[in-house]
Molecule: transfer RNA
Organism: Opitutaceae bacterium
RNA sequence: GCCGGCAUAGCACAGUGGUAGUGCAACAGUUUUGUAAACUGUAGGUCGUCGGUUCGAAUCCGACUGCCGGCUCCA
Repeated sequence: GCCGGCAUAGCACAGUGGUAGUGCAACAGUUUUGUAAACUGUAGGUCGUCGGUUCGAAUCCGACUGCCGGCUCCA
């Protein structure tokens, strides 16, 4: 330099046009003498950034940023 993948809750990930979810973690409750475990519930998100397409974008398109991998050249 070229090509590809990834970016979504504190963490790990799902969701591939129609109101953003799961597990763990956190908080509260039930249970217990108490803790843990178990069970129930609650909260937590401008979906990396900026534009475009669309009635409607996490999802499609472009640019950029960051991370990962492959190929090539030079030293």